[in-house]
RNA sequence: UGCAAGUCGAACGGGCUCUUCGGAGCUAGUGGCGGACGGGUGAGUAACACGUGAGAAUCUGCCUUGCAGACGGGGACAACCGCUGGAAACGGCGGCUAAUUCCCGAUAAGCCUAAGGGUGAAAGCGUUAGCGCUGCAAGAGGAGCUCGCGGCUGAUUAGCUAGUUGGUGAGAUAAAAGCCCACCAAGGCGACGAUCAGUAGCUGGUCUGAGAGGACGAGCAGCCACACUGGGACUGAGACACGGCCCAGACUCCUACGGGAGGCAGCAGUGGGGAAUUUUCCGCAAUGGGCGCAAGCCUGACGGAGCCAGACCGCGUGAGGGAAGAAGGCCUGUGGGUUGUAAACCUCUUUUCUCAGGGAAGAAACCUGACGGUACCUGAGGAAUCAGCCUCGGCUAACUCCGUGCCAGCAGCCGCGGUAAUACGGAGGAGGCAAGCGUUAUCCGGAAUUAUUGGGCGUAAAGGGUCCGCAGGUGGUCUUGCAAGUCGGCUGUCGAAGCCCGGGGCUUAACUCCGGAGAGGCAGUGGAAACUGCAAGGCUAGAGGGCGGUAGGGGUAGAGGGAAUUCCCAGUGUAGCGGUGAAAUGCGUAGAGAUUGGGAAGAACACCGGUGGCGAAAGCGCUCUACUGGACCGCACCUGACGCUGAGGGACGAAAGCUAGGGGAGCGAAAGGGAUUAGAUACCCCUGUAGUCCUAGCCGUAAACGAUGGAUACUAGGCGUGGCUUGUCUCGACCCAAGCCGUGCCGAAGCUAACGCGUUAAGUAUCCCGCCUGGGGAGUACGCGCGCAAGCGUGAAACUCAAAGGAAUUGACGGGGGCCCGCACAAGCGGUGGAGUAUGUGGUUUAAUUCGAUGCAACGCGAAGAACCUUACCAGGGCUUGACAUGUCCGGAAUCUUCCUGAAAGGGAAGAGUGCCUACGGGAACCGGAACACAGGUGGUGCAUGGCUGUCGUCAGCUCGUGUCGUGAGAUGUUGGGUUAAGUCCCGCAACGAGCGCAACCCUCGUCCUUAGUUGCCAGCAUUAAGUUGGGCACUCUAGGGAGACUGCCGGUGACAAACCGGAGGAAGGCGGGGAUGACGUCAAGUCAGCAUGCCCCUUACGCUCUGGGCGACACACGUACUACAAUGCUGCGGACAAAGGGUAGCGAGCCCGCGAGGGUCAGCCAAUCCCAUCAAACCGUGGCUCAGUUCAGAUUGCAGGCUGCAACUCGCCUGCAUGAAGGAGGAAUCGCUAGUAAUCGCCGGUCAGCCAUACGGCGGUGAAUCCGUUCCCGGGCCUUGUACACACCGCCCGUCACACCAUGGGAGCUGGUCAUGCCCGAAGUCGUUACCCCAACCCGCAAGGGAGGGGGAUGCCGA
Repeated sequence: UGCAAGUCGAACGGGCUCUUCGGAGCUAGUGGCGGACGGGUGAGUAACACGUGAGAAUCUGCCUUGCAGACGGGGACAACCGCUGGAAACGGCGGCUAAUUCCCGAUAAGCCUAAGGGUGAAAGCGUUAGCGCUGCAAGAGGAGCUCGCGGCUGAUUAGCUAGUUGGUGAGAUAAAAGCCCACCAAGGCGACGAUCAGUAGCUGGUCUGAGAGGACGAGCAGCCACACUGGGACUGAGACACGGCCCAGACUCCUACGGGAGGCAGCAGUGGGGAAUUUUCCGCAAUGGGCGCAAGCCUGACGGAGCCAGACCGCGUGAGGGAAGAAGGCCUGUGGGUUGUAAACCUCUUUUCUCAGGGAAGAAACCUGACGGUACCUGAGGAAUCAGCCUCGGCUAACUCCGUGCCAGCAGCCGCGGUAAUACGGAGGAGGCAAGCGUUAUCCGGAAUUAUUGGGCGUAAAGGGUCCGCAGGUGGUCUUGCAAGUCGGCUGUCGAAGCCCGGGGCUUAACUCCGGAGAGGCAGUGGAAACUGCAAGGCUAGAGGGCGGUAGGGGUAGAGGGAAUUCCCAGUGUAGCGGUGAAAUGCGUAGAGAUUGGGAAGAACACCGGUGGCGAAAGCGCUCUACUGGACCGCACCUGACGCUGAGGGACGAAAGCUAGGGGAGCGAAAGGGAUUAGAUACCCCUGUAGUCCUAGCCGUAAACGAUGGAUACUAGGCGUGGCUUGUCUCGACCCAAGCCGUGCCGAAGCUAACGCGUUAAGUAUCCCGCCUGGGGAGUACGCGCGCAAGCGUGAAACUCAAAGGAAUUGACGGGGGCCCGCACAAGCGGUGGAGUAUGUGGUUUAAUUCGAUGCAACGCGAAGAACCUUACCAGGGCUUGACAUGUCCGGAAUCUUCCUGAAAGGGAAGAGUGCCUACGGGAACCGGAACACAGGUGGUGCAUGGCUGUCGUCAGCUCGUGUCGUGAGAUGUUGGGUUAAGUCCCGCAACGAGCGCAACCCUCGUCCUUAGUUGCCAGCAUUAAGUUGGGCACUCUAGGGAGACUGCCGGUGACAAACCGGAGGAAGGCGGGGAUGACGUCAAGUCAGCAUGCCCCUUACGCUCUGGGCGACACACGUACUACAAUGCUGCGGACAAAGGGUAGCGAGCCCGCGAGGGUCAGCCAAUCCCAUCAAACCGUGGCUCAGUUCAGAUUGCAGGCUGCAACUCGCCUGCAUGAAGGAGGAAUCGCUAGUAAUCGCCGGUCAGCCAUACGGCGGUGAAUCCGUUCCCGGGCCUUGUACACACCGCCCGUCACACCAUGGGAGCUGGUCAUGCCCGAAGUCGUUACCCCAACCCGCAAGGGAGGGGGAUGCCGA
């Protein structure tokens, strides 16, 4: 903005148009019917609103049926005409007029009635078919009203109610009724949840679920409510009326500012809001509705079409063949695999699509088709037009590569990502679904996670602190009756649709049509009587009473008692007492403490005393008395189910605390002081107030615990203990046995997640109550109740976490326990830490000071040899297929000499030289050149690895098979009693065996035997300067073999075992000494720089080469050593004794030279022969030194030399002379060692040109002290215990504070919404009143006028 409710001229007058004058048509108005239906929405409503089933005091237009009727008369008002107001909307006044308009009279049934009577309707129209009108009765359908039952949340809403509940009488309504009014009475509702608050339209049904349930109420259908918001009535059969009226309000629009108009929660459509929701379409052809006699008109109801993959259903995007398994992609172990018959290619089909032709049903009797040239049919064309989305770590179907590197990102939960990510991103492949797929939101499910079906409460969340008890729930036994529950029969109903079953129609299906049915609900009816209930009557087994007896710290009150403590007085007496880990504060010469005597006070009652007693629990303990509650046993006398539980309620209720008054000895929060300590507002000590005690009254909590509510019944036992009874025995008692009640321990079945419980249940059952539903927030906040207060009871949410918990297991740990070991401590000896030097490290420095090792377990470590080299670092000069490897091609033998340049590497040049094999083609080695594959890297990652190593630890442990136990983790074995160096062995044992470790087997030293005697040895013989030589092999020695030691023997201990102690013999004795040998594992221990190796990185350099430098720096700090500080020493001289090694680019004798290092010359030796190497040193003898910075100590420095090497400047070693520092025994702290050990003394070797070696690895010489012992420190083993630890105590974890932010609470206050109540004003309007104004019908009256009645106004009540 348009449309959605009009229609009738066959009710009426008028007007207009046409006219063949017959008439036809249109129409504003009057009148009638309809605008209360149809259509929309869900705001309100927790209500008789809805659902279901009943009910009585009602109305009902149109429709149907029946009966009876329609007679007579009268009056207006529109339209219209005239005047007139207003911008408009819309009016005002006067005049005329019709009707199916209005009025009066008559009559009828009916209605009312006091039975006389009263009241009491109508309408006509029509070309004659009809259509209407009135009254009454009835029907159908519709509507109003009442009641039973049913369906939300909150008790942090517990009391609500004044027309409220009832009665009487008026009124009102279609109708019952406080619906309204007057009066009277004081009722009514509520823990079976009133009232209040929040939320919500209700239902058939829909979704889900095995069901029971849970959630929802979109579409379709029924009911209700609403129509801009609030109020109101009018008309009408029906409304308090979506497209009617009045008033008020908000908003929008028009206006001449005076005043008016409007209501899409009808259909479309617009704006706004939003994650999001369509066309301003066609048609009345069908179905249905309104009006009309009808034709017909109207109908955004409806029938259709359009838009949207929004849902459901069906269909397609091709089918068959096709391996050289094409190409490409991806992966790869480089062989291949996969994509994959997939494609290409061949053959075929045409659903769908395009074009062309035909073409409906939908229409019950004429006519009439929006959809629609649609569905459908036929023909032609051509594989042609049509595939995506999600996922691939587990749940959960589906795996690889690359990129990234706790980044980027993923994520439903667990969790992925820090350089090899099936988890991120991409790719290839795979899986799932498919015109869809995935995400998000919501509901149900899984969730037995609110548990009726179908859970729990000892320790996981959960038993009320205890008892009494109203309501409620529940309840022994027998008989009879009733029939509420219950059971089954029949009847009514629970609309249609939907769900289910059977069938039909669209090609199928979705969809739709027809038929059918149950369960279940409500109501009625007639039955049954077992169970429950009710009623009546009995019973005694439950319960209670009676009688007799018993035990008791049960309660309340009164009286009494002694021990102890403190204080006071007095005596004796003197210097301390007290207290602690040790002290101090404190008390005491003014006489304490101690002790004796006397006195006072308060509190508590030793022994008995006991998993013993009593009590509901809290709790109760000296004795006596009074009052009083409960329990138990026996008898079986009485009552006759009187029982059990118990929401609310009531009573009691430790300690602390509060009020008032007493009391106050001891103890003792707070407080003071002393200690401890980093501090010590604590633990310990000295004081000490409240309190603790009594009386009266509050409080009402607790780990008020058996962390276990009460009652009843049932289900193996064994052993204690308290009370009573009975039996046996006895004179009696005791003992013993049985029964009942109580109180404990252990255990059967069973239960339990396990631990555990187990006739005192946590077992099996019934009844009743209380309580729980993840952790934190929080037993907090708010509200309410109680309290004097403290506080108690009740008791959330926001927010936050992915857990919080229980029980048990294996470890680890403990300033837990038990047993045991180790140079672990102790006992000893010698050191380090102080000095100088050497060496390594940190740090610093530097061009570089290469790198690694970092508590023990890095630091004289890798390095058993850094001047160049090594060398990895730095500076500079160079090379680029490379210094090195393999492959291809070409050339040249290789190689050697010389020169120039240069720091060298390198660059350039000249010359010499022609090898080996041959099947004569050539080939091998080597050199040079070319190109390309590649080389190369001490670059990174030891947290990607192999290997090797360190360490716990040479500790005695670590495991397995089978069996057994446990739901399981796991346990047992492996624990226990002994013993050992040992998980060594013995015994025992639900274990029996076995493996890796221990031990032994191996090497070496110690004794003996044997074999063999050279280079070794020499007793005896000969010989020499000399085992030099002859000789010998006895001895020593060498190096092969063997013997020997096994707790074998004796005694003792032990258990008759294992074993231990002692002894004999023996070279050696209980493992004879030493070595090699290192279990399962731990430390992401160490090493990518020894080697190997994945991945990453560099490629004219992060590779290679050369010269020089550096690894050797030096304010400092640390580790490991050497030498010392001296007289047990130093020094001179003389003298004695080893072992084990090394040696040909070597060891080098002897001789000569040199003070010496060393040099020259040269013998011997490939080594039991020669050499290093002589006398090894310490040691012994002797001389000197005499306590001093020295005749100690030797650093440092100067000079002069020697050696190695291309080369000793940076930066070697050695020698001689000279120099002669610190240091006079080392703080805190700390290391090694248990016997041929420590200590001390020298010798040798490897590496190596030389050497920074005082290092490292070996060798022998001399050769001690001490071990009471296991309390303590450290480390370790076994058993056990606790645990909130498990990257395991270097663990875990708590609180304050600072800053920021989130959420919640409080907060001086400020403010809004909703509801209720009281008061004031009061619109429209109904009702009432009216003495004012007005008025045609009827009555009186000739008329005027009056009456009846009506309207207006005014006024009263109510009132948004």
Predicted 3D model of a 1360-nucleotide RNA (small-subunit ribosomal RNA) from an uncultured cyanobacterium. Rfam family: Bacterial small subunit ribosomal RNA. The sequence is in RNAcentral, with records from ENA, Greengenes and SILVA.